[in-house]
Context: one part of a larger RNA
RNA sequence: GCCGGCGACUCAUAGGCAGUGGCUUGGUUAAGGGAACGGAACCCACCGGAGCCAUAGCGAAAGCGAGUCUUAAUAGGGCGAUUGUCACUACUUAUGGACCCAAACCUGGGUGAUCUAUCCAUGACCAGGAUGAAGCUUGGAUGAAACUAAGUAGAGGUCCGAACCGACUGAUGUUGAAGAAUCAGCAGAUGAGUUGUGGUUAGGGGUGAAAUGCCACUCGAACCCAGAGCUAGCUGGUUCUCCCCGAAAUGCGUUGAGGCGCAGCAGUUGACUGGACAUCUAGGGGUAAAGCACUGUUUCGGUGCGGGUUGCGCGAGCGGUACCAAAUCGAGGCAAACUCUGAAUACUAGAUAUGACCCAAAAAUAACAGGGGUCAAGGUCGGCCAGUGAGACGAUGGGGGAUAAGCUUCAUCGUCGAGAGGGAAAUAGCCCGGAUCACCAGCUAAGGCCCCUAAAUGACCGCUCAGUGAUAAAGGAGGUGGGGGUGCAAAGACAGCCAGGAGGUUUGCCUCGAAGCAGCCACCCUUUAAAGAGUGCGUAAUAGCUCACUGAUCGAGCGCCCUUGCGCUAAAGAUGAACGGGGCUAAGCGAUCUGCCGAAGCUGUGGGAUGUCAAAAUGCAUCGGUAGGGGAGCGUUCCGCCUUAGAGGGUAGCAACCUUGAAAGCGGGGGUCGACGAAGCGGAAGCGAGAAUGUCGGC
Numbered sequence: 001g002c003c004g005g006c007g008a009c010u011c012a013u014a015g016g017c018a019g020u021g022g023c024u025u026g027g028u029u030a031a032g033g034g035a036a037c038g039g040a041a042c043c044c045a046c047c048g049g050a051g052c053c054a055u056a057g058c059g060a061a062a063g064c065g066a067g068u069c070u071u072a073a074u075a076g077g078g079c080g081a082u083u084g085u086c087a088c089u090a091c092u093u094a095u096g097g098a099c100c101c102a103a104a105c106c107u108g109g110g111u112g113a114u115c116u117a118u119c120c121a122u123g124a125c126c127a128g129g130a131u132g133a134a135g136c137u138u139g140g141a142u143g144a145a146a147c148u149a150a151g152u153a154g155a156g157g158u159c160c161g162a163a164c165c166g167a168c169u170g171a172u173g174u175u176g177a178a179g180a181a182u183c184a185g186c187a188g189a190u191g192a193g194u195u196g197u198g199g200u201u202a203g204g205g206g207u208g209a210a211a212u213g214c215c216a217c218u219c220g221a222a223c224c225c226a227g228a229g230c231u232a233g234c235u236g237g238u239u240c241u242c243c244c245c246g247a248a249a250u251g252c253g254u255u256g257a258g259g260c261g262c263a264g265c266a267g268u269u270g271a272c273u274g275g276a277c278a279u280c281u282a283g284g285g286g287u288a289a290a291g292c293a294c295u296g297u298u299u300c301g302g303u304g305c306g307g308g309u310u311g312c313g314c315g316a317g318c319g320g321u322a323c324c325a326a327a328u329c330g331a332g333g334c335a336a337a338c339u340c341u342g343a344a345u346a347c348u349a350g351a352u353a354u355g356a357c358c359c360a361a362a363a364a365u366a367a368c369a370g371g372g373g374u375c376a377a378g379g380u381c382g383g384c385c386a387g388u389g390a391g392a393c394g395a396u397g398g399g400g401g402a403u404a405a406g407c408u409u410c411a412u413c414g415u416c417g418a419g420a421g422g423g424a425a426a427u428a429g430c431c432c433g434g435a436u437c438a439c440c441a442g443c444u445a446a447g448g449c450c451c452c453u454a455a456a457u458g459a460c461c462g463c464u465c466a467g468u469g470a471u472a473a474a475g476g477a478g479g480u481g482g483g484g485g486u487g488c489a490a491a492g493a494c495a496g497c498c499a500g501g502a503g504g505u506u507u508g509c510c511u512c513g514a515a516g517c518a519g520c521c522a523c524c525c526u527u528u529a530a531a532g533a534g535u536g537c538g539u540a541a542u543a544g545c546u547c548a549c550u551g552a553u554c555g556a557g558c559g560c561c562c563u564u565g566c567g568c569u570a571a572a573g574a575u576g577a578a579c580g581g582g583g584c585u586a587a588g589c590g591a592u593c594u595g596c597c598g599a600a601g602c603u604g605u606g607g608g609a610u611g612u613c614a615a616a617a618u619g620c621a622u623c624g625g626u627a628g629g630g631g632a633g634c635g636u637u638c639c640g641c642c643u644u645a646g647a648g649g650g651u652a653g654c655a656a657c658c659u660u661g662a663a664a665g666c667g668g669g670g671g672u673c674g675a676c677g678a679a680g681c682g683g684a685a686g687c688g689a690g691a692a693u694g695u696c697g698g699c
Base pairs, nucleotide, nucleotide: 001699002698003697004696005695006694011096012095013094014093015092016091018089019088020087021086022085023084026053027052028051032047033046038044057064058063067079068078069077070076099237100236106227107226108225109224110223111222117201119199120198121197122196123195124194125193126191128160129159130158131156135152136151137150138149139148140147164188166186168185169184170183171182172181203219205215206214207213212221240633241632242631243630244629245628250263251262252261253260254259264388265387267384268383269382270381271380272379273378278352279351280350281349282348283347289341290339291338295335296334297333299331300330301329302328303327306324307323308321309320310319311318312317355375356374357373358372359371391416392415393414394413395412396411397410398409399408400407421432422431423430436607437606438605439604441603442602443601447597448596449595450582451581452580456594458593459592461590462589463588469584475569476568479566480565481564482563483562484561485560486559487558488557496553498551499550500549502526503525504524508520509519532547536545537544608623609622610621611620612619634688636685637684638683639682640681641680644677646676653672654671657668658667660665
């Protein structure tokens, strides 16, 4: 891992509620008895009325009583003016292990020091080599010593190094040869050394040259048994079928936040009502917008209190001011906590207004004219009884953040959640659309119609040349199309070409110089078709070139500005990856039009189910579904009844396969097998397996 078996909402007692049944001249016995009658027997029948519920409530009570309490009140108000009971069954609640499995722990009583830690008693062991302390002897030395030299001697938690004890490094090993080793090196090796045997200390205790170490592969508190099925707001698991309905992820509170309680939303069962949507009418509001009348804020200008500064005056005071500036006037702005104003929506109320069936209805017809009844979606109020209380994204209106986030937090909707199908290449939350079943039928939605790929290489009018389409901004640009404004132009524009572009004058100042052209001031006059006291280059300064301006030539549009459509650029990333691909100049973009394709949508044909509904028929509506609720069934084991159907003339069990039912399933089949046991109607449960790192067995 697979296969097979086992494996989880139970039982007792007591409440609540519903259904069914008995009695209702209220119901009912409990413990106990069970002698007699019945009976084969019993926990049977039967006896037992103690008690319980109900029959009247109100008040703290005395008490009164269909009332009573409060009170001064006969004002008002509160509670009441009624109601069965006993069983059985389903659901549910409480108490118990209470759906199942699972802790880490805590407590009690015991068992352990054959491992290991310390200690005690008694034994054992340490090849070989090196070093050479004290002491001693002899010589020297001395008055004698000290001292000194040589020898001898053999000290040491001394040195080197086996056994022994240890464990610093590396490799191997890592389902090992081994639950800690092997190999190569390594450290101690007469000592606080190692070791045999026997003994001591015990669990909040021991022992510890101290690491929370060790105390039998177990140690921040050993192990065994018991309390014990500890507890687990936590994780996992929880077994047959079909039908109907169908949520929530919110508010408040919580030693509360991944848990609960109440409310909200589901189911089911009653009672009442008859609408909802839509249209119209009538309301209140202070949002969006807007505005500046208030509260604040804000820019400029006018007048300008007051202040600053300054002049005159001995002073009182009188003046000036290009400074600041109250207030006021004019112009122009801003506001969630501003409003002289003020929508759309939303909300509230009212009016109009609905569908199915039946009756009316008469053996002619039958109207949505009127009437009556039942029902429906929706609503209100009850009974019983769930889940939810982690939500996600999208749109709109806001707050937080950076008008960041697949961010966070509200409000109003939608979808997913719990929703399949078609589209968006793929893609919970986007677009279309809500799957009862069958069909090799039809029509459409979103989206599409060159090929992949179903359907137009459709029509018509424009745009784009960038493969833009098929990712991005500010900024930049004689890209190109449309619209508007304005100026010049046949008295000749724009561009080109030819010619002129002068004189006073080198204006004045400044300067070494300054002559149109370093700089400063001024910027006139004359001749003219026109020509600046000069647009740029240039010179030391001149010179020179050029421009403005004018004429001639040419011969028809030219210049500038605004706005708009589609493009260009800006545009750099790590394998090639930003149309789904091929490919496309339309098969791209904008406008108009006609066809077609396209879904589980709608229709067609046939079948089933639910509600109305009650027996049938018919009509109408409905039949996606997680948590969850309700309903109807299938099957297993055992028991009772009918009985024994069947039964060695072959029970139960065991294949492929076949038939049948909406399903759980039922039946057949043919061989095997060898003794029980079906159907029907009921009853009771150790009653259904794929999951629990389930458990046991097999492989």